[in-house]
Molecule: transfer RNA
Organism: Spirochaetota bacterium
RNA sequence: GCCAGCUUAGCUCAGUCGGUAGAGCAGCUCACUCGUAAUGAGCAGGCAGCGGGUUCGAAUCCCGCAGCUGGCU
Repeated sequence: GCCAGCUUAGCUCAGUCGGUAGAGCAGCUCACUCGUAAUGAGCAGGCAGCGGGUUCGAAUCCCGCAGCUGGCU
């Protein structure tokens, strides 16, 4: 320098052909227990790396930039 992939809740990830965001773990509350753990029930938590475009509507398509990972020279 070139190519590819990835960037979604604190962490690990899902989200097939665009229709307005989910799981597990962690956290908080309650129940259960002599108590703890475990278990069960519930709650909170992200507007999606940044900027722009297309569209009635985009995490999901297009462009640019940034970061990370891998490969090639």